[in-house]
Context: one part of a larger RNA
RNA sequence: UUGGGUUUAAAGGGUCCGCAGGCGGUCAAUUAAGUCAGAGGUGAAAUACCAUAGCUCAACUAUGGAACUGCCUUUGAUACUGGUUGACUUGAGUCAUAUGGAAGUAGAUAGAAUGUGUAGUGUAGCGGUGAAAUGCAUAGAUAUUACACGGAAUACCGAUUGCGAAGGCAGUCUACUACGUAUAUACUGACGCUAAUGGACGAAAGCGUGGGGAGCAAACGGGAUUAGAUACCCCGGUAGUCCACGCCGUAAACGAUGUCAACUAGCCGUUGGGGGUCUUAGACCUUUAGUGGCGCAGCUAACGCGAUAAGUAUUCCGCCUGGGGAGUACGGCCGCAAGGUUAAAACUC
Numbered sequence: 001u002u003g004g005g006u007u008u009a010a011a012g013g014g015u016c017c018g019c020a021g022g023c024g025g026u027c028a029a030u031u032a033a034g035u036c037a038g039a040g041g042u043g044a045a046a047u048a049c050c051a052u053a054g055c056u057c058a059a060c061u062a063u064g065g066a067a068c069u070g071c072c073u074u075u076g077a078u079a080c081u082g083g084u085u086g087a088c089u090u091g092a093g094u095c096a097u098a099u100g101g102a103a104g105u106a107g108a109u110a111g112a113a114u115g116u117g118u119a120g121u122g123u124a125g126c127g128g129u130g131a132a133a134u135g136c137a138u139a140g141a142u143a144u145u146a147c148a149c150g151g152a153a154u155a156c157c158g159a160u161u162g163c164g165a166a167g168g169c170a171g172u173c174u175a176c177u178a179c180g181u182a183u184a185u186a187c188u189g190a191c192g193c194u195a196a197u198g199g200a201c202g203a204a205a206g207c208g209u210g211g212g213g214a215g216c217a218a219a220c221g222g223g224a225u226u227a228g229a230u231a232c233c234c235c236g237g238u239a240g241u242c243c244a245c246g247c248c249g250u251a252a253a254c255g256a257u258g259u260c261a262a263c264u265a266g267c268c269g270u271u272g273g274g275g276g277u278c279u280u281a282g283a284c285c286u287u288u289a290g291u292g293g294c295g296c297a298g299c300u301a302a303c304g305c306g307a308u309a310a311g312u313a314u315u316c317c318g319c320c321u322g323g324g325g326a327g328u329a330c331g332g333c334c335g336c337a338a339g340g341u342u343a344a345a346a347c348u349c
Base pairs, nucleotide, nucleotide: 004320005319006318008302012317014201015200016199017198021194022193023192025088026087027086028085029084030083031082033081034080035077036076037075038074039073040072041071042070049065050064051063052062053061054060091191092188093187094186096183097182098181099180100179103177104176105175106174107173108172109171110154115149116148117147118146119145120144121143125136126135162169163168206247207246208245209244210243211242215241216240220236221235222234223233258316262312263311266294267293268292269291270290271289272288273287274286275285276284277283278282298305299304322349323348324347331342332341333340334339
C1' cells in the first nucleotide's frame, strides 16, 4: 500500500465557514472523452507455461503453440459516466403570513443577602469544633434598630424545559442584530453535499496594560489533629475571581458516537407550530420540527444501540495499526511568557 477498523479494546479533528479536489436530482436531444465490440499494427529474442522431439534417463537442448493481461490506428455501438444544448420541480434558496426561545451585543434598572461606615439601644461574652485553640471583644464586640456606601451574583418560577455551530446562555426593561419552525400561494430553477491547505469562534486557568475589589479564595501566616501532617478541620489572607482592551488556543472541548441526504415494526411522555372533531372550561384525533423513556427486526465481543441507530445501502473528510520510550527529543511554525502545534529514533518487553 491493499484489506480491516474508529461509543467503551488503538482510532471522530473542540466547533463552524470555505478555495482547490472528490461526489451529485428528473426528462429529452446531441457528442462519443471514459466504457463496450470488430479489424489492423506493435508488444525483440531468451526466460516462464503447454505439447512433441534429441542426447541410454534427467538436468540440458530443439521445434511448434499459447501467452505477453499493454500501447497505437481505424470502423462501429450508445445503456451508464462525462461534455454541450433545451426543459422540469421534488433537492437548495427567495418572498409572504404566523410564531418561538436563558441566541448575541450595548445601555438602563430592581429586590434579597454578605461586608463596611455612622448613629441609637444594650452588656459580657462572641465565634468556631469531634473536642478545642488561634481569632474578635470593656478603647463596648456578638445581638438589635435606622441611615449610608460598595462590589458580585440573580432565590422562587425551573423542568430528561428552551436556545445556540460548538464553547456556552438564566432578575426585569429598552434598543440593535442574528436564527429556527409551521403554513400555503408566488418566484429562481440543481444554484447542491463534503472539504486537504486556509480563516473565524473557542470553558477554566494563565499572561500584558489600566480600573475595580463585597463575598469566596491558590500561595502564605497562625491554631488544631498526628509518630510526623509541607494535608483533610478551624482563624486569617494575597494573586485571582469582576470590568475594558489585547494575547493564550487548550479540557473527560463527551453522546468518549464526524458531516449531508435516503430507507426500515410498534408503544408511552414532553416543548414549539399547524389542521380537524366535540359536549368549547377543556378533551380527543391528526400532522410537523425538536427533546426523552421502552422496544421488533437487524447489528454488536459483550455491555448495549435500536427512525436522535451503534440497523440497511451511499458521498466526502479526519484518524488508528502491540506496550513502554513519548504526545517526549531535535528541527520548523506560533506565543510577551507559560507553553501550544507538527512529530521521531535508539533501546526495552
Small-subunit ribosomal RNA, central domain from an uncultured prokaryote, 349 nucleotides, folded computationally. The prediction has a mean pLDDT of 86.